[in-house]
Context: one part of a larger RNA
């Protein structure tokens, strides 16, 4: 891991509610007597009911307040005792699970310090003191050799230590090995015996150590401490069926009321969708009458700036700007207006619908979605509120896969049928279906600003057979090189001006180009040639903008439709809905059988019926060697726990049935014990 065994709502006492039995007022406790016992018989002590009421004297079907003959509170009889079942309460009170605290004891054979008494440091090397001798002094001092043989002295075994690496990491080893390290006569190592005890010892101090245990040892014990915390909690059916809100908490993952769920009784339309009527309002919108807040003219108090003056005065201003007109926006704490909706009243109406009461929970951590809105960045699969839904507690179909999206609520069975949402080329059930436009990018899956003679529509105007557009052939002149400036400016560096004339037409000139001229073009006009041109605006599909990391993508193949738009007929499509048979639960009705109607998803939880295990009464009965219990296989029966024949195995016990009482159902707890 996995398999078998065991494993968790108990019991006692009160308290309450419902049932279910006695009895009508109910009932005994401790005791006592009797029997082997099981019980039976006494035993009225006591308690609960039987009258309330006031704080109380007290009065009493009344009472109390009160001056009250007044109003008002509380009253004016069904209980009680037993058992069975729920739920409180006190107990270890479903099991299982601390880390601590306290008290009594044992430990210093590890290891810290300490005290008594023993061992032990292979070899080298360095040469202090001071003593001799020489030299030297006036003596000293001093030098210099030699002798000596100091030293937490030097290299280095043993002996002690651990500083660096690998290796080991289910190890050879619960701390080592191998390779190299540091001390190695000293504050040196060690053997033996002793001392020091847990709010305590010891510590050259590291909270180190004090028997592999140390920020307070270890054994028992107080103890089943206590866990608002985590796990786990063991047969089946059948009805209902929640919340994750408010509110209050030393309170926020607890918990108390309330709110939403059930069970039994009361009540008996009082509840609700819808529809009428009457309602108040100050939200969306929308305004600018207030209150803020803007932007732009006109008027311009007042100011700045400046002219003038000896000084008041007095002027001018292309600045600023009050108040005031005009036109034009803006508000959750603006409003001269002002809905939809909700929401109250009342009628009507329709579903075993609302209300009450008692008893029994569980929730109180809620997710996305739309839609209103606060914060955020009009950010989040963020976060807080409001209204609906779904999921939680919901399965089925769709959305390739996909709680909270779409459709749709599964009693049960069928190889029936019709639909919803989607969808009908092939994977894959149904159109290779009709009509009419569209798109050419695989657009169709994926994104702005900005772009776009891609292409379809619509709309109003202009030019056009008196010949438009667009191309060609021709012309495109002359005063003049206009004036100025300028070296030079001649239609084209720049500055002013921009006539006139000739003509079908030609600018004091549209580009290009020369140093300047010149050259080429262009407006403009004629000529060929021929039927549409050019430009605005609004919209449909499209293109560009557009880079990632599984070939990762429309699901996939693939498609020019099998894209996109509207339109129209069929079909496929679910546990929906409908057929056919079956069950059940409620209601009516009939009360025999039955029948109609309605329902029948479900967590947490409530309430109901049940299966089976063990012993116990009947009863050691019926049964068992012609084969019990157990065990293995497999008809058959029932809605379901189950029952239940037949075989086989086993070798001695033992059902059913009615009733009673528990050690009464395992798949889970890092479960326990065994075993593979």
């Nucleotide at each position: 891991u996995c398999c078998g065994g065991c494993g968790a709502c108990u019991u006692a006492u009160a308290g309450u509610u419902a049932g279910u039995g006695g009895c009508a007022g109910g009932u005994u406790a401790a005791g006592a007597u009797a029997g082997a016992g099981a019980u039976a018989u006494c035993g009225g002590a006591g308690c609960c009911a039987u009258a309330g009421u006031g704080a109380a004297a007290g009065c009493g079907a009344g009472c109390u307040u009160g001056a009250a003959u007044a109003g008002a509170g509380c009253g004016a009889u069904a209980g009680u005792c037993a058992c069975u079942a729920g739920u409180u309460a006190u107990a270890g009170a479903c099991c299982c699970g601390a880390a601590c605290c306290c008290g009594c004891u044992u430990g210093a054979u590890c290891u810290a310090a300490c005290c008594a008494u023993g061992g032990c440091c292979a070899g080298g090397a360095u040469g202090a003191a001071a003593c001799u001798u020489a030299g030297g002094u006036a003596a000293u001092a001093c030098u210099a050799a030699u002798u000596g043989g100091a030293g937490g002295u030097c290299c280095g075994a043993a002996c002690c230590g651990a500083c660096u690496g690998a290796u080991g990491u289910u190890g050879a080893a619960a701390a080592a090995u191998c390779a190299g390290c540091g001390g190695a006569u000293g504050a040196g190592u060690u053997g033996u015996g002793g001392u020091u005890a847990g709010g305590g010892g010891u510590g050259a101090a590291a909270u180190g150590c004090c028997a592999a245990u140390c920020g307070a040892a270890a054994g028992c014990g107080g103890a089943g401490c206590u866990a608002g915390c985590u796990g786990g909690u063991u047969c089946u059916c059948c009805c209902c069926g929640a919340a994750a809100u408010g509110u209050a908490u030393u309170u926020a993952g607890g918990u108390g009321c309330a709110g939403c769920g059930g069970u039994u009784g009361a009540u008996g339309u009082u509840u609700u969708a819808g529809c009428g009527u009457a309602g108040g309002g100050g939200u969306a919108a929308a305004g600018c009458a207030c209150u803020g807040u803007u932007u732009c003219g006109g008027u311009g108090c007042g100011g700045g700036c400046u002219g003038g003056u000896a000084a008041u005065u007095c002027g001018g201003u292309a600045c600023c700007a009050a108040a005031u007109c005009g036109a034009g926006g803006c508000a959750a704490a603006c409003u001269c207006u002002g809905a939809a909706u909700a929401c109250u009243a009342u009628g009507u109406g329709u579903a075993c619908a609302g209300u009450c009461a008692a008893c029994c929970a569980g929730u109180a951590a809620g997710a996305c979605u739309a839609c209103g809105a606060g914060g955020g960045a009009u950010a989040a699969g963020c976060u807080u509120c409001a209204u609906a839904g779904u999921c939680a507690a919901g399965a089925g179909g769709g959305a390739a896969a996909c709680a909270g999206c779409c459709c749709a609520g599964a009693u049960c069975a069928c190889c029936a049928g019709c639909u919803a949402a989607g969808g009908c080329c092939c994977c894959u059930a149904a159109a290779u279906a009709a009509u009419u436009a569209c798109u050419a990018a695989g657009u169709g899956a994926u994104a702005a600003a900005g772009g776009u003679a891609g292409u379809g529509g619509a709309a109003a105007g202009g030019c056009u057979u008196u010949g438009a557009c667009a191309a060609c052939c021709a012309g495109g002149a002359g005063g003049u090189u206009u004036g100025c400036u300028u070296a030079g400016a001649a239609g084209c560096a720049g500055c002013a001006a921009u006539c006139c004339u000739u003509u079908a037409a030609a600018a004091a000139g549209u580009g290009c180009g020369u140093a300047a001229u010149a050259g080429c073009u262009u407006a403009c006009u004629g000529g060929u040639c021929u039927a549409g041109c050019a430009a605005u605006u609004c919209u449909g599909c499209g293109c560009c903008g557009a880079a990632a990391a599984c070939u990762u993508a429309c699901g996939g193949g693939a498609c020019u439709a099998a894209g996109u738009a509207a339109u129209u007929u069929g079909c496929c499509g679910a546990a929906g809905c409908u057929g056919u048979g079956a069950g059940a639960u409620a209601u009516a009705c009939a009360u025999a059988c039955g029948u109609a109607u309605a329902u029948c998803g479900g967590u947490a939880g409530g309430g109901g019926a049940g299966c089976g295990u063990u012993c116990c009464a009947u009863u050691g009965u019926a049964g068992g060697u012609u084969g019990a219990a157990g065990u293995g296989u497999u008809a058959g029966c029932g809605a379901a726990a189950g029952c239940g024949g037949a075989u086989a195995u086993g070798g001695a016990c033992g059902a059913a049935a009615u009733g009673g009482a528990a050690g009464u159902g395992a798949g889970a707890a890092u479960g326990u014990c065994g075993g593979a």